[in-house]
RNA sequence: AACGAACGCUGGCGGCGCGCCUAACACAUGCAAGUCGAACGAGAAAGGGUGAGCAAUCACCUGAGUAGAGUGGCGAACGGGUGAGUAAUACAUGGGUAAUUUGUCCUUAAGUUGGGAAUAACCCUUCGAAAGGAGGGCUAAUACCGAAUGAUAAAAGAGAUCACAAGAUUUUCUUUUUAAAGAGGGCAUUCAUCCCGAAAGGGAUGGAUGCUAGCGCUAAAGGAGAAACCCAUGUCCCAUCAGCUAGUUGGUAGGGUAAAAGCCUACCAAGGCUAUGACGGGUAGCUGGUCUGAGAGGACGACCAGCCACACUGGCACUGAGACACGGGCCAGACUCCUACGGGAGGCAGCAGUGAGGAGUAUUGCGCAAUGGGCGAAAGCCUGACGCAGCGACGCCGCGUGGGGGAUGAAGGCUCUCGGGUUGUAAACCCCUUUCAGGAGGAAAGAAACUCCCUAAUAUAAAUAAUGCUAGGGAUUGACGGUACCUCCAGAAGAAGCCACGGCUAACUCUGUGCCAGCAGCCGCGGUAAGACAGAGGUGGCAAGCGUUGUUCGGAUUUAUUGGGCGUAAAGAGCGCGUAGGCGGUAAGGUAAGUCUUACAUGAAAUACUAUAGCUUAACUAUAGAAUUGUGUAAGAUACUGCUUUACUUGAGGAUGGGAGAGGAGAGUGGAAUUCCCGGUGUAGCGGUGAAAUGCGUAGAUAUCGGGAGGAAGGCCCGGUGGCGAAGGCGGCUCUCUGGAACAUUCCUGACGCUGAGGCGCGAAAGCGUGGGGAGCAAACAGGAUUAGAUACCCUGGUAGUCCACGCCCUAAACGAUGGGCACUAAGUGCAGGAGGUAUUAAAACUUUCUGUGCCGCAGCUAACGCAUUAAGUGCCCCGCCUGGGGAGUACGGCCGCAAGGUUGAAACUCAAAGGAAUUGACGGGGGCCCGCACAAGCGGUGGAGCAUGUGGUUUAAUUCGACGCUACGCGAGGAACCUUACCAGGACUUGACAUGUAUAUGGUAGUGAACCGAAAGGGGAACGACCCCGCAAGGGGAGUAUACACAGGUGCUGCAUGGCUGUCGUCAGCUCGUGCCGUGAGGUGUUGGGUUAAGUCCCGCAACGAGCGCAACCCUUACCCUUAGUUGCCAGCGAAUUAUGUCGGGCACUCUAAGGGGACUGCCUCGGAUAACGGGGAGGAAGGUGAGGAUGACGUCAAGUCAUCAUGGUCCUUAUGUCCUGGGCUACACACGUGCUACAAUGGCUGAAACAAAGGGUCGCAAACCCGCGAGGGAGAGCUAAUCCCAGAAAAUCAGUCUCAGUUCAGAUUGAGGUCUGCAACUCGACCUCAUGAAGAAGGAAUCGCUAGUAAUCGUGGAUCAGCACGCCACGGUGAAUACGUUCCCGGGCCUUGUACACACCGCCUGUCACACCACGAAAGCUGAUUGUACCAGAAGUUGCUGAGCUAACUCCGCAAGGAGAGGCAGGCACCUAAGGUAUGGUUAGUGAUUGGGGUGAAGUCGUAACAAGGUAGCCGUAGGGGAACC
Repeated sequence: AACGAACGCUGGCGGCGCGCCUAACACAUGCAAGUCGAACGAGAAAGGGUGAGCAAUCACCUGAGUAGAGUGGCGAACGGGUGAGUAAUACAUGGGUAAUUUGUCCUUAAGUUGGGAAUAACCCUUCGAAAGGAGGGCUAAUACCGAAUGAUAAAAGAGAUCACAAGAUUUUCUUUUUAAAGAGGGCAUUCAUCCCGAAAGGGAUGGAUGCUAGCGCUAAAGGAGAAACCCAUGUCCCAUCAGCUAGUUGGUAGGGUAAAAGCCUACCAAGGCUAUGACGGGUAGCUGGUCUGAGAGGACGACCAGCCACACUGGCACUGAGACACGGGCCAGACUCCUACGGGAGGCAGCAGUGAGGAGUAUUGCGCAAUGGGCGAAAGCCUGACGCAGCGACGCCGCGUGGGGGAUGAAGGCUCUCGGGUUGUAAACCCCUUUCAGGAGGAAAGAAACUCCCUAAUAUAAAUAAUGCUAGGGAUUGACGGUACCUCCAGAAGAAGCCACGGCUAACUCUGUGCCAGCAGCCGCGGUAAGACAGAGGUGGCAAGCGUUGUUCGGAUUUAUUGGGCGUAAAGAGCGCGUAGGCGGUAAGGUAAGUCUUACAUGAAAUACUAUAGCUUAACUAUAGAAUUGUGUAAGAUACUGCUUUACUUGAGGAUGGGAGAGGAGAGUGGAAUUCCCGGUGUAGCGGUGAAAUGCGUAGAUAUCGGGAGGAAGGCCCGGUGGCGAAGGCGGCUCUCUGGAACAUUCCUGACGCUGAGGCGCGAAAGCGUGGGGAGCAAACAGGAUUAGAUACCCUGGUAGUCCACGCCCUAAACGAUGGGCACUAAGUGCAGGAGGUAUUAAAACUUUCUGUGCCGCAGCUAACGCAUUAAGUGCCCCGCCUGGGGAGUACGGCCGCAAGGUUGAAACUCAAAGGAAUUGACGGGGGCCCGCACAAGCGGUGGAGCAUGUGGUUUAAUUCGACGCUACGCGAGGAACCUUACCAGGACUUGACAUGUAUAUGGUAGUGAACCGAAAGGGGAACGACCCCGCAAGGGGAGUAUACACAGGUGCUGCAUGGCUGUCGUCAGCUCGUGCCGUGAGGUGUUGGGUUAAGUCCCGCAACGAGCGCAACCCUUACCCUUAGUUGCCAGCGAAUUAUGUCGGGCACUCUAAGGGGACUGCCUCGGAUAACGGGGAGGAAGGUGAGGAUGACGUCAAGUCAUCAUGGUCCUUAUGUCCUGGGCUACACACGUGCUACAAUGGCUGAAACAAAGGGUCGCAAACCCGCGAGGGAGAGCUAAUCCCAGAAAAUCAGUCUCAGUUCAGAUUGAGGUCUGCAACUCGACCUCAUGAAGAAGGAAUCGCUAGUAAUCGUGGAUCAGCACGCCACGGUGAAUACGUUCCCGGGCCUUGUACACACCGCCUGUCACACCACGAAAGCUGAUUGUACCAGAAGUUGCUGAGCUAACUCCGCAAGGAGAGGCAGGCACCUAAGGUAUGGUUAGUGAUUGGGGUGAAGUCGUAACAAGGUAGCCGUAGGGGAACC
């Protein structure tokens, strides 16, 4: 895009079309084929009338030569339906019939004479239920039968002419055979009968004769149309259908037909078809055309048109011009109906209609008015053909559901950032119009003929008749239908839905839901903020429809002719030889098959296209044109192809010559080594491994020497991307036989060529058969190890096998993953073989060329990788192969094989991927380089003890919450007795503990608040009792309070909705950008490389050049110096005072304080280095190579942490999840872990003496001196808002003494008693003091932590928090080490590179068994159908043949006649053929089947870990064996 559609929702009108695709299933009822009296005979009835009769009734006339039936003619073979069958007896196109037929029709010319015998109808009898018969009798014809005549007919013969074979022609001759039918008109003559009339005469009917026209009839010739047969070409799928065929193929003879023919029969011969697909199976009516497509094609074959086939199923013939006959016949079968049970009837795939089936398809309508058909002379009759109407949105087309104005942008809805936005000019409202529908009125075309009447002309004719024809006039006929169309009336009045809105794909929000419910064409949505589900609002699209489903084509170059591919994505056969076939060098002649041109014929109409026209338009229809790409015939052209003839040498082959080679086959032969055997020497081990063990060895091994045996391999060197071969493959040497290639010579043949479906041959290893052989190695097997296990890897043994001969197998990752041949297309450089040249004594060398074999590389190609004269480039020829992954190289079938198995080779089902190449990462039990307290070297710890503290767990009413590897665990918390506090129990409050606003009320109001209740909160309320602003006052306003309402409040949830902040990798050196360049692209380059650095630090190089965030530096502290400034700091010198002290005067020199400067930059020297960067060393310097420390944390990672600091979206609670209070809990305690403190002691404890800091803090504070207390502390209170006073005594160290290795004079837990301090309050649950008590612990398993210098270790000091509480944290100084060879290893990190099946990125991916569920398939004893073959039985109807003693009108003969005979016919019988049916036995196919086999798919099952990294034993292929499984 389309549809003969269906389904869902919806539905106003009209036009034109279309409407059982399924059950060729079964059918009730009605209709669908009749007509002709001008072919023929016969011929009613009812009714009406007249007459007779008493009447019943009878007769006659009419009805009427009517109805109905019959004989006969024509038609019924057309028209209409359906598509079952049919793959060719069909159809399409083009031919042929010299092999034919043809009713009616047309043309031509001729004839139509004379006889005969019957028979239906009818009448009578009779059988039967019926359908239907039987017998007798009568009768007619355009029915039937002889005779005559008859040719241009037919047959036979002769002659002639022609010819393409069979033959044709012939107005040449002879012989034979074969016809007929009349009916009705007109005119004339005449006869008969009847009527009228007195008659004359007239009229009617009928007959005969003649003339005449048309219609018939007969024979013939021709035509038209129709039919039949034959030929060529075309016409679906399967080769898992490969061989088929006995009337089969041909001939002769005969039969048969309208006609050719094995069409049929007999005989003879043995043919015929087939890979260009026979035979078989499946499916199917074919075509014009229809749909789609740019086209080529693909799919289809409704309606319309042509052909075919069929008519319940099968068979058969009859009649006829035509049938093997839809509405005819006979037989058989199934089914249905009737029946008196004896027997009969039927065939909607005609039109309606019914049932059934189905998702699904209409009225038992009107009419012959038109068109067409049958019959008829005609009128006319018939016509479910046809014309119309009805039903159906089934399709196409057209129209309408209103138009203009209208902003307060109404209300309502939805949304919202609460401002608004949107629905939306949409509505309301104003003005206007009236198509369609409705009502009323008018009103067509389709009708022209035939026929009849009149008139005129004309033909025929004797004719004015009749008839025909022409022209004019008149009359008659409409189913649709009072329809189309037109006018009028009223009124916006009666008329819009469906689907979609995540992307593809136009269109977005809210609410609900919460991996549920659901959606989904593909991708995919949904797990609490869903533009994807559902609803709503809005929007988009189409519109009387819109969606969905189904189907076809397209997109799909995704079967590729146009127009694809095969190194790695699917795909080159393992390799050759070669048949058919395909293709084929140069030149010339001929031919004209292909090819091309022209003409003619055909290519039906319709359709499609163009133009015009008709319906108001369109759909629709008409007319004309072009087209119909095809086929045939004729003429012509001759370049190319073909065929043919002649020639050629360049393709191909042959000849000659000397060389190379693991080419093949056979025979022979030598050496080294392993093993074994014998002997010698010799002694305790050997062997083996990561380490071991099994094993061997004191019965003498291993080792070593000598001798021997045997088998296998071709050991080492040569040996090489060296050689040879078609591939597999081939390696000591010698001989024999043998294949091929290259080179050189250019002598010969003359296209002999290339490829190659089938076919034939070769074909590693493993394996199989028979017979040998067996040294080493070595599946299986055994043992030892390893391991969680170890059916493995490792080790010790070891059998098939490996070897030989003969025969099979026929597969490999049989690989260059690259079929063969020919030609062409840049360079460079090796190797091998041959030949030539220059030069040389000869070589070497140089150079040219041919062949083979490699590397590199341009153009070109390629998805890229890569290939690139050995193509994967450019062309030609031929073959093979591919078409998503899995299922599956499986099943079934065939062929091959001894077997193993090979070859050919599907489907169901299932997935949305599988795959290639490359890129960026990440990872590796890959590689290289480098760094870090990473290891190592050291020092000290933790892990053991006790205690402190945090966590887990447990417990509990509650033990609030968070943090969980590193990066949670002395963390949030820098300080839980109450408070804190979030938890629990209990008691209370409800506009609330707190904020804002509105309304109302309020002066004894707000506030203070005594008794009393209570644990408190709270209740209670005596009493006291106001304030501010305006105003003289009254009063008003505020504040406050109370009530009500908005709201407050939440440490409730979501850190996976968030902001902010933080941790971590990591103070690691990285992370990026612009432009350019490279690449199809992802991306790369820069940023890699060579050096160097702490550093992507710097230098050099470079298709890069620059830049940014990081590094470094700038900042702070500290180390040195200078300047400035000296109080509260300092005190050298001067003075004073003191027991003493910067205490004082004084000074600011020093220290110090705190401001500003200086200083360090590889600056200098030397060496190394590319002369660079930089590095090593040195000088100077307080400091040297970033001096030391801090602050500073790139792009990012971890959905890392935090909703409980704070903020915040959403959500939840609202007399409670909010708020207040008391008490409790966060402090529990079998246990486990982390972090610490104190120790275990002599480098120590204790006692005593006596030194040296820094940095802080202090007015709700620090507190001196002094007094008291053993002490915590108390009293008292100077001084200090601090360089001034206080905390404040530093401690370790040092000196002296003591203890003497003990659970101690170590250690201090625990416990008892007594106290101190803080605080409303130390019970749960504080710290400290004194006395007493004196536990574990004697240096800490596996494991693990920190630290590289003023560091570790050790010693004390201060501060924050804080009423009180510090072993924690933060800060300060004192004393003050050891070690670093070095980067192999562990951990982490950086750069480069490599592999990858990973990308959630190795905590990855992933494989197989087993277990469970479901699904489809295969096998299977069988069972059930369908179809078909063969053999046989049987044999209806019927044709044909034979017979026909029975019967028999026409003709012939005999007979006077009756009759007889003959010819012919019929019944009957026989024979052949043959449908249904039957028996037996096969094939094919479908369904089903206990059981069984593998396969697929499934949620987080079980066992291992085979593969991907060197995947931890490299992997994989073929084969064989083994094993739970991957596998070994």